[in-house]
Context: one part of a larger RNA
RNA sequence: CUGGGCGUAAAGCGCACGCAGGCGGUUGAGAUAGUCUGGCGUAAAAUCUCCUGGCUUAACUGGGAGGGGUCGUUGGAAACUGCUCGACUUGAGGCAACGAGAGGGGUGUAGAAUUCCCGGUGUAGUGGUGGAAUGCGUAGAUAUCGGGAGGAAUACCAGAGGCGAAAGCGGCACCCUGGCGUUAGCCUGACGCUCAUGUGCGAAGGCGUGGGGAGCGAACGGGAUUAGAUACCCCGGUAGUCCACGCGGUAAACGAUGAAUACUGGGUGUAGGUGAUGUGAAAGUCAUCUGUGCCGAAGCAAACGCGCUAAGUAUUCCGCCUGGGGAGUACGGCCGCAAGGCUAAAACUC
Repeated sequence: CUGGGCGUAAAGCGCACGCAGGCGGUUGAGAUAGUCUGGCGUAAAAUCUCCUGGCUUAACUGGGAGGGGUCGUUGGAAACUGCUCGACUUGAGGCAACGAGAGGGGUGUAGAAUUCCCGGUGUAGUGGUGGAAUGCGUAGAUAUCGGGAGGAAUACCAGAGGCGAAAGCGGCACCCUGGCGUUAGCCUGACGCUCAUGUGCGAAGGCGUGGGGAGCGAACGGGAUUAGAUACCCCGGUAGUCCACGCGGUAAACGAUGAAUACUGGGUGUAGGUGAUGUGAAAGUCAUCUGUGCCGAAGCAAACGCGCUAAGUAUUCCGCCUGGGGAGUACGGCCGCAAGGCUAAAACUC
């Protein structure tokens, strides 16, 4: 210097954007930096090799030859990489018309249900469980009817269906707004891929300030159960759950599978398009693009399994792993209001 891996054994950053860096489509010309090549110089000694001395040998002594990376200089080559100039359209982007969607933000609004309040009817229970009890109820509960208040969530539609980078997103209407797909041409002309540091987004729970509080419900109280019961079950119930603004930055943040590109035989569903055919209109059929499932050729794999949505065949770039415990801990640093987060050892031990 090279060599191994990362679905489940250790190992893909939670996700994205992106500077530096790395890598980069087709084609012509130029120069010649890398590259290749000839000459010259250099390439200490020792070592390697041959001879000799020593001596029975080794170590060792003296002499000779060869080879060599590298560097310098000079001459040359121009395929490849880089550079400069020019051209191209297939990568990338744009224009146009359609299309689907719980994609995001804001405002408003609807009905069902729970709870509470007021009133009517009405009377002794109700509720809850495996069975009970605590609880609620003659100060009139539960049940039922009418009226009102308030908060949260949106039955059916609903689908292994859709959208989003991920986290995630579900009543309805409007406003603002991102992305995606299809179709046929035209335009720009490599503008691309990846991305250390960095920046942004980031479930739930948590924190700060101010609101809100129906239901649910950590903590807590009570009733049961039990040998006990700091639980499972029951009756209550505060934070919280909701809103606004700010912080926090974690997860089995999972497909436990980084991103991008190309290639590789079939079968069967589903979602959104397009073209052809078909029909009165549909349905249907065929072809094709995009997304999402299942089964499986080859291949891969320790096996399980993966299998055009690869864990196959290749290329580029990033991240990560190196026995178990100690430990995702201590110390230090950075971040945070705190809780804590990020980075991250060693002794010792098996």